[in-house]
C1' cells in the first nucleotide's frame, strides 16, 4: 500500500510487495568453483558388483624349485665291450623350500550402506537411576597354561536324483570336541564389624560348605587360548517432564490392578503361571478414531512465534508379506536358516530356486529427480604376525543452471546527431555515441609449451583424479543475451489492429470505432545466464491477540437464580522453603548460526577459537511476595436485637362497576356498522328504557421515568402461611469470602395431554365490503385458545441490545424508604448519613453516536461468548420431548464484500415556515365543426433532413412552381462548378448557324486591349487544352469538439480566504429572532471579512422646466378666402427631440425593540422596485445544433463530388399539437359620419384623372420622405333593416369568367365577380392564458419576397371581472427529520416463472 462510500472513520475480509524451495513447466543458455538430484508405486525387477579373510590353527589336494633314492629314455665321453661317468629328459617315492586352496577351524558377515512402510509410543528429546544388569576385539593388573582321550570333514569308493542336493560305508588333523586333574581375591549358599544407603538393602577385609579353566602357532622377534579383577567403548531396563488433531469419540479394562508364591530372563517386572482381593485410567481427556518416523536442525519472524523435519549429524523402526527360533559378546539377523502367504522362474511334473527401501542399471507411476564410469592414490572398515587380500563404505570422473558464488559477452574516443525503423503539430523528435569509423585490450573458450601440492615414518616406492589446477607464449573484438514488464498498487508510453468480438487479469477491473489494461511494432524500466509461471511454507496479519484483540449499536453477555469441581481471595505474626530470586557445578555431542582469525587472487566453500544453545538436574543462600503449618484480629461475610416500607410469593374467602344471556314491564321502526356501505340483527317487536335473574373473566379513580422481585413477572379487599431487601445498635462467630465449566432449579406468550369453565376478545374459518386481483388491511360473525387444576414444553427484541463481585475517581437536581442534628415542646422549612430510582453534567473513554458513582472511567478475580457475508442455527450424528419441536451443531459451493457510525445531497402519499396566475375568485379559451398550418403514421422513384414530456409539432423556414433543394428518376462530365502551382495557345469581351429536353458539342463572324521592352519578347488579369499534386462532401460520428442556445428560473440562491470547531468527510460564516421581491435590511451570534448573483448603474414611459423652431403648431395681431395655419407673422400652446429636473420611506402619526421595516396620512404627475425592456450566480439535463459556421477523426474519389431536364418536399385510410372563422340580436347588412400610432418605400411607393361591377388597367404629378404615396385607420357613434330560422347567421366545397406577378401558374400561386351554399345551433372526459391599460375585442404596418400569410415581429383604439384565502394540485426556497437511495424514488429492492 490495493479493495466495500458521493465522499469520511471505523469494523472486517480478499488480494499483492519480501524472502525461501530435493521442486516442475515456458521461453532462453559461454565459461568455471563448491554443492545437490525418485517428494510418486515400502510398486515390480534381467545382468554385473556391493563381505570377506586367515596356509604364522588343520589334515588333504595342486603347481614349482632344490635335494636324495628306486625305474626308465636318447645322444656324448671313456671303456677291460662286461660296463663305467658327467650331463639332459620322462616318470615314480621322500625330504627341505616357494606358491595356489575346496573342506574343518577362528574372527568378521549385529559394523558400514538403504528406505521411512510402521509407530501417538519411555518411539524421540531432555535431565536422572540401575543396591536389579551384559559387554566379543582393545588398554591396565593378579596368578595359572600340567597331563590325556575318543570323534569328524575334506578325502576314497559306492548310491539316489532331471536340477537344487544328498544317503551308505572307510580313512585323517588341528587354536575343533569332551572327561577328569589343579584353582583363588571368580561364582553359588548362610554369616557378615567398620562404613554406606530414600527403602528393600549394599557390605571391603575373613571364614565355611559347593563348584568352573586352557591351545597352540612361529621366520623365536613374538603372536595367540583359559580364569579373574578393574578400565575404555557399546548395550539392556526403569522413572520426571515435553512431544498432532477430534468430545459430532465418554466412558474404558480380564493379565486388566494389586499381593502370595513358583518359572523364566543378562537382569527388574503378570513377562508367565497357580491361587487371593477388588481394584485400575479418566473431563490436567481415559477408550476409540485420523493423521505422523522423532530430534539436532532448517526456512521464516524485530522478537515470541509459525511452519518444515531432503542433503549433513544422532537416536528408533523397517529389509516381498506375516510368523519362529538357531548360532553368537552382541540378531528375533536386508546381500543367514525354517514355516506360511502372495508373485517371479527352473524342471525330466516327482521337486526345486529367488528377494535392489546397497551401487550402477530397467520398465511401470510420475509434473519431475543421473552413469549398468574409474580407484582403493588419500580417509575409514573386516580380516591377517606381515606382506597383502576385500571394501558401489569413499575418493573421483560423468549428467541436469536444480540451486548457491564468482567471470564473461569488450574498453577509450567517435555528431555528417549516417542510414534503416517508429511517432510527428511534417518544423521534427526518438532509436542515439548507439553502429559505422579511429585507437587499445585479450579475462573466458581456442591452440601450443611447461607442470604441481594432495604421500605419509629417514631413504626408495605408491595418484584414479589428471597431463587436471596453475604458469608461459600465440591469434584476433575475434566465438558468447536473454527474459519479464510497462492502467492503479508498480519502476517503465507512444502509434496501428481489434470493437463487450479476439482476448487480458494478483485484486481493482480493462475491452460495446480514438484501448497507456487484448494482439502487434517502436520506445522504456527492471533483472540477468538467466527471466517468468505455477505449487507449498512463513511473513506483511495485533486476522486465534503469551508478547498482542474484543464483546451497548460492528461478530460477539449465558434469560435468571443457586450451587460442585476449579480459580482467586482481609490485617497482623511465627516457623517452612514447594514457586521466586542470586551464587557455584554437572550436562546441554559435533556439524550448524553469530561474532574474530586464517585461507581458496575475491566470493560461495573451507578451516581455528570464541559467544549462544534462552533448557533440565544438582547444591550453596536470601525470606520480601505467593503457597503450606500454626496461634491471632475484626474492616470482608454473617448471625442478634429494635424499628419502618413494598402490586414479592402461595392459598381460601368476599366486593362493586362495566359487558353478555335470560325472563318480565313500557314501546315501534327501525338498530348496527363505515371513508361510504353492505353481510347482520329487527313487526315472531329488535334497538332505547325499567325492574328482576344467571355467569364468566377483569379490576376504572387512587397510579406516580413511584414500588416489590434474580429474571420471567406482580396492580379491588380481607385473612392465614412465608422468601427477601433497608435503616439503627455494635452483643455474638471470626474470612467463614468472590466467581462458577458440568449438575439442579425457575422461566412470558403461543404450543401439548387429562378434566373442569367459557361472559368478553378472538388465530382458523364464513360473510360482506376495497381492489386490476385482496387467500389483506375494514365491516358482520364464530372455532380452538385466552380462565382452573395437575403435569409437559424451555423459548423471545428473554433488551439497558451492557454478565458477577470489590474498591477508586468533581458535582447539580428530583423522587421513595429509613435515621440524625436544629427550632425551649411540635406538624413543616432547613442541614446532613444510608440504601433505591431517574435526569443533566465535568475528567476520563470511544470509530463515532455516546456512557459517565446505576460507566461503556480507572484496575482487580472469574465465568460465558466472537474471528468476513451467504450457505445456516440448516445437514448428519448424540441428548432432550407425547408432538411441536428444542440443545449441541458442520462441510461442499459461491461472493469480494456484508456491516457500524456519522457527513453532503436527492428523496418522503414526515413536519414547520413561505413564495409563484400553482390553486381559489373571475374573464376568455382549447377538446366538437369546416379550414389554414406543423408533426406521427401510412404510401411513393422520390414524399431530402433535423427538432421528440415541460424544454419537438404556424419549430430551423423572415415566405417550396423553376431556382431555393440537400430527395428521385434520367442525360453528361472527371485535376473537376470553386483555390493554389506549371507548360502551351490564344486578349477579353460581343454576336450568330446547327443538333439536342437542357446541360453540352460543332462552326462561324466581329475584336485585337494594359504594364515593362534592348523590340527578340517578359509580365497582369482572362479564356481553352494537358499532366499531376490536389479540390469537393448537406457522407458518418453534437456520446471527440469550439461556439451559440434552450430549461430549471429573474428562482434567491451558488462560493471563497483567514479564523474556529471536528480524527475526518465536512460544519461555522449562509443557522436563530424580525423583515424584505432579494443572503433585502436590522438585531443577535465563533466567527471576521470578500467574491459571482439581487438591486443600482442603461433604453422605453408617465410631469413640469430650459434651449431649440421646420416639412409640425395657430393663442394675441393683420391678410385672404367657398373652404383649409392658405399668407404676413408668432415662439405662447401642442408636437418634435436634446439638456437638465424630480420620488429618497425625505416629512407626520402609529406599531415595532429606541432597528430594519409595516400600515396610515400630508405634499405630489408619479409613492414605497412608478410601469415596461435589456441585463440569466455556481450549476444540472453526455439537452438541441457536425444542415448556418468552424473542427478531430473516419469514409467517398469516371463518386457519397459536380451540370442539366423532369418530377418530389403539395400524397392521404388515420391520430395529434398551433391556430383562423364561425355557430349569431351586446348580431348580420346597408347607409351615414369620426378619432390613432408604429413602421416602409428608388429595379421602389405611386397621387389627381380616366376606364372596369370588382382584381385591375391606362396615366405618371409628388416623393430618398415630421414636407409626396401606400392610407381607408376599425370597432364605436347615428339612423334604416333582419326577429330566433341552419336563417339577410355561418361561409367551406364546387362550376363559369377574368385580373395579377413571372421564362413558366397542369402537378403546385394569389386576388376579382357571378353562381354554389357544406359542418356548424357553444362543444365529453380532460385541459390554457390572464392580477390593469391587464384580458377581451377592433382595425394598421413591418421583415422575409418577383409572386405567394389565417404564421411571425411590431402598433395604437375601445375596454373589464376577480382575488375570501393558502387546505388542497404543480413548481420552487429556507429549516427540520425518516432513509438499506447516491445512475440519487423513473431510486433501491423481495418472491414466482422462462
Nucleotide at each position: 500500500a490495493g479493495u466495500u462510500u458521493g465522499a469520511u472513520c471505523c469494523u472486517g475480509g480478499c488480494g499483492c510487495a519480501a524472502g525461501a524451495u530435493g521442486a516442475a513447466c515456458g521461453c532462453u543458455g559461454g565459461c568455471g568453483g563448491g554443492g545437490u538430484g525418485c517428494a510418486u508405486a515400502a510398486g515390480a525387477c534381467g545382468u554385473u558388483c556391493a563381505a570377506g579373510u586367515c596356509g604364522a590353527a588343520c589334515g588333504g589336494a595342486c603347481u614349482u624349485u632344490a635335494u636324495u633314492g628306486a625305474a626308465u629314455g636318447a645322444a656324448u665321453c671313456c671303456u677291460u665291450c662286461g660296463g663305467g661317468a658327467a650331463g639332459c629328459g620322462u616318470g615314480u617315492a621322500g625330504u627341505a623350500g616357494a606358491g595356489u586352496u575346496a573342506g574343518u577351524g577362528g574372527c568378521g558377515g549385529a559394523c558400514g550402506g538403504g528406505u521411512g512402510a510402521g509407530u501417538a509410543a519411555c518411539g524421540c528429546g531432555u535431565g536422572a537411576g540401575c543396591a536389579a544388569c551384559c559387554u566379543a576385539c582393545c588398554u591396565g593388573c593378579u596368578a595359572a597354561a600340567g597331563a590325556a582321550g575318543g570323534a569328524u570333514a575334506a578325502c576314497a569308493g559306492u548310491u539316489g536324483g532331471a536340477a537344487a542336493c544328498g544317503g551308505g560305508u572307510g580313512c585323517u588333523a588341528a587354536u575343533g570336541c569332551c572327561a577328569g586333574a589343579u584353582a583363588a581375591a571368580g561364582c553359588a549358599u548362610a554369616u557378615g564389624a567398620a562404613u554406606c544407603g530414600c527403602a528393600u538393602g549394599a557390605g571391603a577385609g575373613a571364614g565355611a560348605u559347593g563348584u568352573c579353566a586352557a591351545a597352540g602357532c612361529u621366520g623365536a622377534g613374538g603372536c595367540g587360548a583359559g580364569a579373574g579383577c578393574a578400565g575404555a567403548g557399546g548395550g539392556g531396563c526403569u522413572c520426571g517432564c515435553g512431544u498432532a488433531u477430534g468430545a459430532u469419540u465418554a466412558g474404558g479394562c480380564a493379565g486388566g490392578u494389586g499381593g502370595u508364591g513358583a518359572g523364566g530372563u543378562a537382569a527388574c517386572g503378570g513377562c508367565u503361571c497357580a491361587c487371593c482381593a477388588a481394584a485400575c485410567c479418566u473431563a490436567c481427556g481415559a477408550u476409540c478414531a485420523u493423521u505422523a518416523g522423532c530430534c539436532g536442525a532448517a526456512c521464516u519472524g524485530a522478537g515470541a512465534g509459525g511452519u518444515u523435519g531432503a542433503a549433513c549429524g544422532g537416536c528408533c523402526a523397517c529389509a516381498u508379506u506375516g510368523g519362529a527360533a538357531c548360532u553368537g559378546a552382541g540378531a528375533a539377523a536386508c546381500g543367514g536358516u525354517c514355516c506360511a502367504g502372495a508373485c517371479u522362474c527352473c524342471u525330466a511334473c516327482g521337486g526345486g530356486a529367488g528377494g535392489c527401501a546397497g551401487c550402477a542399471g530397467u520398465g511401470g507411476g510420475g509434473a519431475a529427480u543421473a552413469u549398468u564410469g574409474g580407484g582403493c592414490a588419500a580417509u575409514g572398515g573386516g580380516c591377517g604376525a606381515a606382506a597383502g587380500c576385500c571394501u558401489g563404505a569413499c575418493c573421483c570422473a560423468g549428467c541436469g543452471a536444480c540451486g548457491c558464488c564468482g567471470c564473461g559477452u569488450g574498453a577509450g574516443g567517435g555528431a555528417a546527431g549516417a542510414a534503416g525503423g517508429u511517432c510527428u503539430u511534417c518544423g521534427g523528435a526518438u532509436u542515439g555515441u548507439a553502429a559505422a569509423c579511429c585507437u587499445c585490450u585479450u579475462u573466458c573458450a581456442g591452440c601450443a609449451g611447461g607442470g604441481a601440492a594432495g604421500a605419509a615414518g629417514a631413504a626408495a616406492g605408491u595418484g584414479a583424479c589428471g597431463g587436471u589446477a596453475c604458469c608461459u607464449g600465440c591469434a584476433g573484438a575475434a566465438g558468447a543475451a536473454g527474459u519479464c514488464a510497462c492502467g492503479g498498487c508498480u519502476a517503465a508510453c507512444u502509434a496501428c489492429g481489434u470493437g463487450c468480438c479476439a482476448g487480458c487479469a494478483g485484486c481493482c477491473g480493462c475491452g460495446g470505432u480514438a484501448a497507456u489494461a487484448c494482439g502487434u511494432a517502436g520506445g522504456u524500466g527492471g533483472c540477468g545466464a538467466g527471466c517468468g509461471u505455477u505449487g507449498u511454507c512463513c511473513g506483511g496479519a495485533a486476522u486465534g491477540a503469551c508478547u498482542g484483540g474484543g464483546c451497548g449499536u460492528a461478530a460477539a453477555g449465558g434469560g435468571c437464580g443457586u450451587g460442585u469441581a476449579g480459580g482467586c481471595g482481609g490485617c497482623a505474626u511465627u516457623g517452612u522453603a514447594a514457586g521466586u530470586c542470586c551464587g557455584g557445578a554437572g550436562u546441554g555431542a559435533a556439524a550448524g548460526u553469530c561474532c574474530u582469525g586464517c585461507u581458496u587472487u575475491c566470493a560461495a566453500g573451507g578451516u581455528g577459537g570464541g559467544a549462544a544453545u534462552u533448557g533440565c538436574u544438582u547444591u550453596g543462600g536470601a525470606g520480601a511476595c505467593u503457597g503450606c503449618a500454626g496461634a491471632g484480629c475484626u474492616u470482608g461475610a454473617g448471625u442478634a436485637c429494635a424499628g419502618a416500607a413494598g402490586a414479592g410469593g402461595u392459598a381460601a374467602g368476599c366486593g362493586g362497576a362495566a359487558u353478555u344471556c335470560c325472563c318480565g314491564g313500557u314501546g315501534u321502526a327501525g338498530c348496527g356498522g363505515u371513508g361510504a356501505a353492505a353481510u347482520g340483527c329487527g313487526u315472531a317487536g329488535a334497538g332505547a328504557u325499567c325492574g328482576g335473574g344467571a355467569g364468566g373473566a377483569a379490576c376504572a379513580c387512587c397510579a406516580g421515568u413511584g414500588g416489590c422481585g434474580a429474571a420471567g413477572g406482580c396492580g379491588g379487599c380481607u385473612u392465614a402461611c412465608u422468601g427477601g431487601g433497608c435503616u439503627g445498635u455494635a452483643a455474638c462467630u471470626g474470612a467463614c469470602g468472590c466467581u462458577g465449566a458440568g449438575g439442579c432449579g425457575c422461566g412470558a406468550a403461543a404450543g401439548c395431554g387429562u378434566g373442569g369453565g367459557g361472559a368478553g376478545c378472538g388465530a382458523a374459518c364464513a360473510g360482506g365490503a376495497u381492489u386490476a386481483g385482496a387467500u389483506a388491511c375494514c365491516c358482520u360473525g364464530g372455532u380452538a385458545g385466552u380462565c382452573c387444576a395437575c403435569g409437559c414444553g424451555g423459548u423471545a427484541a428473554a433488551c439497558g441490545a451492557u454478565g458477577a463481585a470489590u474498591g477508586c475517581u468533581a458535582g447539580g437536581u428530583a423522587u421513595a424508604g429509613g435515621g440524625g442534628g436544629u427550632a425551649u415542646c411540635g406538624a413543616c422549612c432547613c442541614c446532613u448519613c444510608c440504601u433505591g430510582u431517574g435526569c443533566c453534567g465535568g475528567a476520563g473513554u470511544a470509530a463515532a453516536c455516546a456512557c459517565a458513582a446505576u460507566a461503556a472511567g480507572c484496575a482487580u478475580u472469574c465465568c460465558g461468548c466472537c474471528u468476513g457475508g451467504g450457505g445456516a442455527g440448516u445437514a448428519c450424528g448424540g441428548c432432550c420431548g407425547c408432538a411441536a419441536g428444542g440443545u449441541u451443531g458442520a462441510a461442499a459451493c459461491u461472493c469480494a464484500a456484508a456491516g457500524g457510525a456519522a457527513u453532503u445531497g436527492a428523496c418522503g402519499g414526515g413536519g414547520g415556515c413561505c413564495c409563484g396566475c400553482a390553486c381559489a375568485a373571475g374573464c376568455a379559451g382549447c377538446g366538437g365543426a369546416g379550414c389554414a398550418u406543423g408533426u406521427u403514421g401510412u404510401u411513393u422513384a422520390a414524399u431530402u433532413c433535423g427538432a421528440c414530456g415541460c424544454a419537438a409539432c404556424g419549430c430551423g423556414a423572415a415566405g417550396a412552381a423553376c431556382c431555393u433543394u440537400a430527395c428521385c428518376a434520367g442525360g453528361g462530365c472527371u485535376u473537376g462548378a470553386c483555390a493554389u502551382c506549371c507548360a502551351a495557345u490564344g486578349a477579353a469581351u460581343a454576336c450568330c448557324u446547327u443538333g439536342g429536353a437542357a446541360a453540352c458539342a460543332a462552326g462561324g463572324u466581329a475584336g485585337u486591349g494594359c504594364c515593362c521592352u534592348u523590340c527578340g519578347g517578359g509580365g497582369a488579369g482572362c479564356a481553352u487544352u494537358g499532366a499531376g499534386a490536389c479540390a469537393g462532401g448537406u457522407g458518418g460520428u453534437g456520446c471527440a469538439u469550439g461556439g451559440u442556445u434552450g430549461u430549471c428560473g429573474u428562482c434567491a440562491g451558488c462560493u471563497c480566504g483567514u479564523g474556529u470547531c471536528g480524527u475526518g468527510a465536512g460544519a461555522u460564516g449562509u443557522u436563530g429572532g424580525g423583515u424584505u421581491a432579494a443572503g433585502u435590511c436590522c438585531c443577535g451570534c465563533a466567527a471576521c471579512g470578500a467574491g459571482c448573483g439581487c438591486a443600482a448603474c442603461c433604453c422605453c414611459u408617465a410631469u413640469g422646466g430650459u434651449c431649440a423652431g421646420u416639412u409640425g403648431c395657430c393663442a394675441g395681431c393683420a391678410c385672404g378666402g367657398a373652404a383649409a395655419g392658405g399668407u404676413g407673422g408668432g415662439a405662447a400652446c401642442u408636437c418634435u427631440g436634446a439638456c437638465a429636473a424630480g420620488g429618497c420611506u425625505g416629512c407626520c402619526g402609529u406599531g415595532g425593540a429606541u432597528a430594519a421595516c409595516a400600515c396610515g396620512g400630508a405634499g405630489g404627475a408619479a409613492g414605497g422596485u412608478g410601469g415596461g425592456g435589456a441585463c440569466g450566480a455556481c450549476g444540472u439535463c453526455a439537452a438541441a445544433u457536425c444542415a448556418u459556421c468552424a473542427u478531430g477523426c473516419u469514409c467517398c474519389u469516371u463518386a457519397u463530388g459536380u451540370c442539366c431536364u423532369g418530377g418530389g418536399c403539395u400524397a392521404c385510410a388515420a391520430a395529434c399539437g398551433u391556430g383562423c372563422u364561425a355557430c349569431a340580436a351586446u348580431g348580420g347588412u346597408c347607409g351615414u359620419a369620426a378619432c390613432a400610432a408604429a413602421g416602409g418605400g428608388a429595379a421602389g411607393c405611386g397621387a389627381a384623372c380616366c376606364u372596369g361591377u370588382g382584381a385591375g388597367g391606362g396615366a405618371g404629378a409628388g416623393c430618398a420622405g415630421a414636407a409626396c404615396c401606400g392610407a381607408a385607420a376599425a370597432a364605436a357613434g347615428c339612423g334604416a333593416u333582419c326577429u330566433c330560422a341552419g336563417u339577410u347567421c355561418g361561409g367551406a366545397u364546387u362550376g363559369u369568367g377574368g385580373g395579377c406577378u413571372g421564362c413558366a401558374a397542369c402537378c403546385c400561386g394569389c386576388c376579382c365577380a357571378c353562381a354554389u351554399g357544406a359542418a356548424g345551433u357553444u362543444g365529453g372526459a380532460g385541459u390554457u392564458g390572464c392580477u390593469a391599460g391587464u384580458a377581451a375585442u377592433c382595425g394598421c404596418g413591418g421583415a422575409u419576397c418577383a409572386g405567394a400569410a389565417u404564421g411571425c415581429c411590431g402598433c395604437g383604439g375601445u375596454g373589464a371581472a376577480u382575488g375570501c384565502g393558502u387546505u388542497c394540485c404543480c413548481g420552487g426556497g429556507c429549516c427540520u427529520u425518516g432513509c438499506a437511495c447516491a445512475c440519487a424514488c423513473c431510486g433501491c429492492c423481495c418472491g414466482u416463472c422462462a
This is a predicted structure of a 1394-nucleotide RNA (small-subunit ribosomal RNA) from an uncultured bacterium. It matches the Rfam family "Bacterial small subunit ribosomal RNA". Rfam links the family to the GO terms ribosome and structural constituent of ribosome. The RNAcentral record of the sequence draws on ENA, Greengenes and SILVA.